[in-house]
Context: one part of a larger RNA
């Protein structure tokens, strides 16, 4: 030195556990903000570094409800207090709420600096302090008012609103590349990611100038299917419908014009404002004529059944005995059950505790069903005249978008140029024309079925169990980076601290007794305690 055995050290695997996660279900909620948000800075405790709470009224103040014996957060101790005259705690409503931040009196290197005006405190007077107020833009109204007579621009004031934040979902604008095509350019990735704008609890779409095809249907949206079909495509890679069928849901409306009335202006042609009228495709309306008229419907609002935001009641073994440190375990004997979900209690508890089933409950705030109910709301005949959404439809050229890459390329949208018709009209039916059929553009609104989950409540899991599960059993912390940004590790004494009084060795650390405990080989470097690695002893061997 090696091997073996025994006993240790170090180490933290494994097992068990869970305080935290992950995924989902059902309800709710789906917004906050100039009444100053989200997010921060700084303060605030008798003692106070961190977290939490709160704001100079600062772990808090007031009122009203609930609860009922303890309380002064996590978090001990010391000191001192509060509380059945109801504290603490929980709920509802209010008060206060420094400074920064849209930040908004002005400035600024965020949490700082400096002001004006009005009122007040203070001073002999300044100073200083307190309260309120003073940004910008848009819209409306009023007043004022240039060049320039009227006017307009501009100015001033008042009122209302906006701004900024937020996880995903939604609509719009803009818009890549890697990649795939086994290279690459059309193409793909993809109208994706990113950026910007806007909104809502959903958004968007939506009441046919539709889809069809000789038969018809009847707004939109979503699902299944049609169908990986028809097609598109360096006919490569790939892209990829619709009709129809079956379901979910179901809801329809308002205007423009013609015409009438009033008012204002008028260059007398008319124009404008307000009201009436009118809204359709078996074309409708105006217009003329005739009839009917508070009945069905719809429903602003009133109302307040019920629900939510605290809570309360809630059955049945302090049974016997055995083991044990401990009974909830074994054996024996009982009971309840609309409750044998679950968690806790010294091992496994229906009957010990919290609860569970089933019932009950609100001063205050919020939501809100029945019921009541303002307003609104008619039909027919006639057809001469009038109206039926214009730089629109459409065309040419250039683009985009449609599953459709210019193709025979319709339909839809945009740019440039040209440019109609008013029902005997106009558009569509995938170039185009005719016949036929369907519809009625160039104004607007519209619930539900659908998408999502930062958040609240209740629950679930052939989900994880500390190298797993979120990055975090908590932390966007420590740390790294000038910065944008990146980003950890780290759980477990015991049933209970009963956390080892006292003695001994030692400067201490540490250890030996004693004591606690079921256990200290559970002693805070604390459950179990593998291996690598390091020792001590003994044996064998070199």
């Nucleotide at each position: 030195g090696g091997c073996a055995u025994a006993c240790g050290g170090c180490g933290g695997a494994u097992g068990c556990c869970u305080a935290g996660g992950c995924g989902c279900u059902a309800a709710g909620a789906g917004c906050c903000g100039a009444u100053g948000a989200a997010g921060g800075g700084c303060g605030u405790g008798g003692u106070a570094a961190g977290c939490u709470g709160c704001g100079a009224a600062a772990a808090g103040c007031c009122a009203c409800g609930g609860u009922g014996a303890g309380c002064c957060g996590c978090a001990a101790g010391c000191a001192g207090g509060c509380a059945u005259a109801g504290a603490c705690c929980c709920g509802u409503g209010g008060a206060u709420a420094c400074c920064c931040g849209a930040a908004u009196g002005g400035g600024g290197c965020a949490a700082c600096c400096c002001g004006g005006c009005a009122g007040g405190a203070g001073u002999c007077a300044u100073a200083u302090c307190c309260u309120g107020u003073c940004a910008u833009c848009a819209u409306a109204c009023a007043c004022u008012g240039a060049a320039u007579c009227c006017a307009u621009a501009g100015g001033u004031g008042u009122a209302u609103g906006a701004a900024g934040g937020a996880a995903a979902c939604c609509c719009g604008g803009u818009g890549a590349a890697c990649u795939g095509a086994a290279a690459c350019a059309u193409c793909u990735a993809a109208g994706u990611a990113g950026c910007c704008g806007g909104a809502g609890g959903a958004a968007g779409a939506g009441a046919a100038a539709g889809u069809a095809a000789a038969a018809a249907c009847g707004a939109u949206u979503c699902c299944c299917u049609a169908a990986g079909u028809a097609g598109c495509g360096g006919c490569g890679a790939g892209c990829g419908a619709a009709c129809g069928g079956g379901g979910a849901a179901g809801a329809g409306c308002c205007u423009a014009a013609a015409c009438c009335u009033a008012c204002a202006c008028u260059u007398c042609g008319g124009u404008g404002u307000a009201g009436g009228g009118g809204u359709u495709g078996u074309g409708g309306g105006a217009c003329u004529c005739u009839c009917a008229u508070c009945a069905c419907g719809c429903g602003a609002g009133u109302a307040g059944a019920g629900a939510c935001u605290a809570g309360c009641u809630g059955a049945a073994g302090c049974g016997g005995u055995c083991u044990g440190g401990a009974a909830a375990g074994g054996c024996c004997c009982g009971g309840c059950a609309a409750a044998g979900g679950a968690g806790g209690u010294a091992a496994c508890a229906c009957c010990c505790c919290u609860g569970u089933a089933a019932g009950c409950g609100a001063a205050a705030g919020u939501c809100g069903a029945a019921a009541c109910a303002a307003a609104c709301a008619g039909a027919g005949a006639g057809u001469a005249u009038c109206c039926c959404g214009a730089g629109u439809a459409c065309c040419a050229c250039g683009g985009g978008g449609c599953a459709c890459g210019a193709g025979g390329a319709a339909u839809c949208c945009c740019g440039u140029g040209g440019g109609a018709a008013u029902c005997a009209g106009c558009g569509a039916g995938g170039a185009c024309c005719a016949u036929c059929u369907c519809g009625u553009a160039a104004g607007g609104c519209u619930a539900a079925a659908u998408a999502c989950u930062c958040c609240u409540u209740a629950g679930c899991g052939a989900c994880c169990g500390a190298u797993a599960g979120c990055g975090c059993a908590u932390a966007g912390u420590a740390c790294c980076g000038u910065g944008a940004g990146g980003g950890a590790a780290a759980g477990g004494u015991g049933a209970a601290a009963a956390g080892c009084a006292c003695c001994c060795c030692g400067g201490g650390a540490g250890g030996g007794g004693a004591g606690u405990g079921a256990a200290a080989g559970a002693g805070g470097a604390c459950c179990u305690g593998a291996a690598a690695c390091c020792g001590u002893a003994u044996g064998c061997u070199u």
Large-subunit ribosomal RNA, domain I from a Dehalococcoidales bacterium, 542 nucleotides, folded computationally. It matches the Rfam family "Bacterial large subunit ribosomal RNA". Its mean pLDDT, the model's own confidence on a scale to 100, is 85.